This is a predicted structure of a 72-nucleotide RNA (transfer RNA) from a Victivallales bacterium.
RNA sequence: UCCAGCAUAGCUCAGCGGUAGAGUAGGUGGCUGUUAACCACUUGGUCGUUGGUUCGAGCCCAACUGCUGGAG
Repeated sequence: UCCAGCAUAGCUCAGCGGUAGAGUAGGUGGCUGUUAACCACUUGGUCGUUGGUUCGAGCCCAACUGCUGGAG
């Protein structure tokens, strides 16, 4: 320099173009001699940034940023 992939909750990751989710972590309560475990409820998101397409974008397109892998 070129090519490809990835970027969504604190963390690990899902998510047919039509209301953003799970596990885990955090909080509250239950259970009990206590802790852990277990059970219930619950908080938490400008979906990397900026534009574009569309009635409607996490999803499609472009550029950029960061990371990873490959080629030279």

Rfam family: tRNA. By type it is a transfer RNA. The coordinates come from a structure-prediction model, not an experiment, and the mean pLDDT is 82.